Overview:
The prediction has a mean pLDDT of 82. The part of an RNA shown here (small-subunit ribosomal RNA, 5' domain) has 535 nucleotides and comes from an uncultured bacterium.
Context: one part of a larger RNA
């Protein structure tokens, strides 16, 4: 000098940050991932309107039923992002620099082509039925942008021939034959074929995100010296998006190592942060990038993407329910609880902004995020008054008893009103999206629509907050540590090697500037001091 600090004493305000470093211990409760009815059948609400009956001719009852609204289920997309933690990991990690002629990439963008013909189911629902429950079983019915078959096109793989290029295996172009598409959708406008938007299929390219490979770099112990059989290499098969002992069969006997293998211990890595003139040393909280993990261990499924925190299956430990047959659960998400600990916050508000998911949109969801609350935990700023005021008041302390000091300090007088308090006014953050109006661009027979521009309307959790104005009283706001030397700052009393102090030297045994108290002084100041750690 620094800190994610803690402890002691003290404590006025504001701004901006930060806040379980320990038990990756266990978790009550609530929330943290949904959305789409413009994919689909159905159910419910609704009741314009229509019909029938009754008569008290404008009401009642019955039947049908448009618009509209809601949703359990099928289906699509998302749930692999965002958020948390650092247990493991000394290299399947990270950082830097390269490579992939050995690879994948949903949504998005650009370009081209297309969307033809059919089929069978199944949930919902109804009935029966098992079970305490969780959850099922059987029979029957039905739809789709769910599923399946055929056709067509190109790609891909193999194959025939020719050409071009390179970096060894090879790559690219043209060409001959064999295996694999589509949603026929929804909505809007016109209605005579149709058109538009959003979806859909294939191909080529891009962008983005990933995968793999190589080199170098960053740690302690040699009181760890040898290690290794899928081990090292080859051939062939399998597997993968892809190379590869990745895996398997066979063959060979290799591979690493004092330039430290192997083992053990410790540890997430980096941008950075702290310190230092630098070199270096230490560190990896917050913020950003990468990795790993999600009660412990293992496994795959779905999918463009996971071997998946709030998915599934199995095993273990633990907790809970049970009718004892069987079931349910996973806060290292946000709050919060217990425990541990020197020690770390509210079971808050809002989706107004930014961002994300779904949707044509309105919108819905979002403990991401934006805000508020708590904590002097840190940094920064402000205040606790300013001027004048000598009789050098009183009181305190000291005293050589003369006085000295506290000390212009106080009182008194004159001001100011920062902050606080009260009253009044009162934001920016809001731009959109969308609706309406007006105009334009391209295309089209036209309409709807797409895109662009301008105007109007609507939307604020924070918050009646920031800020501004007015009023008001010096009124409500100073402590803490030290005073032997290092080191700025001294006297008196008490104590008497006791009580105690202490970072080092050391102090205290009767006049202690070193212990305790008082007065005074010095340092810093809403803080001060101590402890811990690093330079």
């Nucleotide at each position: 000098g620094a800190u994610g600090a803690a402890c002691g004493c003290u404590g006025g305000c504001g701004g901006c940050g930060u806040g379980c470093u320990u038990a990756a211990u266990a978790c009550a409760u609530g929330c943290a991932a949904g959305u789409c009815g413009a994919a689909c059948g159905a159910a419910g609400a609704g009741g314009a309107c229509c019909g029938a009956a009754g008569c008290u001719u404008g009401c009642u009852u019955c039947g049908g039923a448009a618009a509209u609204c809601u949703u359990a289920g099928u289906g699509g997309c998302g749930a692999a992002c965002g958020g948390g933690u650092g247990a493991g990991u000394a290299a399947u990690a990270c950082g830097u620099a390269a490579g992939c002629a050995a690879c994948c990439u949903g949504c998005c963008c650009u370009a081209g082509a297309g969307a033809g013909a059919g089929g069978g189911a199944u949930a919902a629902c109804a009935g029966u039925u098992a079970g305490a429950a969780a959850u099922g079983a059987c029979u029957g019915c039905u739809a789709a942008u769910a599923c399946c078959u055929c056709a067509u096109a190109g790609u891909c793989a193999g194959u025939u021939a020719g050409g071009a290029g390179g970096c060894a295996u090879c790559u690219c172009c043209u060409u001959u034959c064999u295996g694999u598409u589509a949603a026929a959708g929804a909505c809007g406008c016109g209605u005579u074929u149709g058109c538009g938007u959003c979806a859909c299929u294939c191909u080529a390219g891009g962008a983005u995100g990933g995968g793999c490979u190589u080199a170098c770099g960053g740690u302690g112990c040699a009181u760890u010296a040898g290690u290794u059989a899928g081990u090292u290499g080859g051939u062939g098969g399998g597997g993968u998006a892809a190379c590869g002992g990745c895996u398997c069969a066979c063959c060979a006997a290799g591979a690493c190592c004092a330039u430290g293998a192997u083992g053990c211990a410790u540890a997430g890595c980096c941008g950075g942060c702290c310190u230092g003139a630098g070199a270096g040393g230490g560190u990896g909280a917050a913020c950003g990038g990468c990795c790993a993990c999600a009660u412990u261990g293992g496994g795959a499924c779905u999918g463009a993407g996971a071997c998946a925190c709030g998915g599934c299956c199995c095993a273990g430990a633990c907790u809970c329910c049970u009718a004892c047959g069987g079931g349910a659960g996973g806060c290292a998400g946000c709050a919060g609880u217990a425990a541990g600990g020197a020690a770390u916050u509210u079971u808050c508000g809002g989706c107004a902004a930014u961002g994300g998911a779904g949707g044509a949109a309105a919108c819905u969801c979002u403990g991401a995020c934006c805000g508020a609350g708590c904590a002097a935990c840190g940094c920064c700023g402000c205040g606790u008054g300013a001027g004048u005021g000598a009789u050098g008041a009183a009181g305190g302390c000291c005293u050589u008893c003369g006085g000295g000091u506290u000390g212009u300090a106080a009182a008194g007088c004159u001001c100011u009103g920062u902050u606080a308090c009260a009253g009044g006014g009162g934001a920016a953050g809001a731009a959109c999206a969308u609706a309406c109006c007006a105009g334009g661009u391209a295309g089209g027979a036209a309409a709807u629509g797409a895109c662009c521009u301008g105007g109007u309307a609507c939307u604020g959790a924070c918050g009646g907050u920031a800020c501004c104005c007015u009023g008001c009283c010096a009124g409500a706001a100073a402590g803490u540590c030290a005073c032997g030397g290092c080191u700025u700052a001294c006297u008196a009393c008490g104590u008497g090697c006791c009580a105690g102090c202490a970072g080092c030297c050391g102090c205290g045994g009767u006049a202690a500037u070193a212990c305790g108290u008082a007065g005074g002084u010095g340092g810093c100041a809403a803080g001060c001091g101590u402890u811990a750690u690093c330079c």

Rfam family: Bacterial small subunit ribosomal RNA. Its family is annotated with ribosome and structural constituent of ribosome in the Gene Ontology.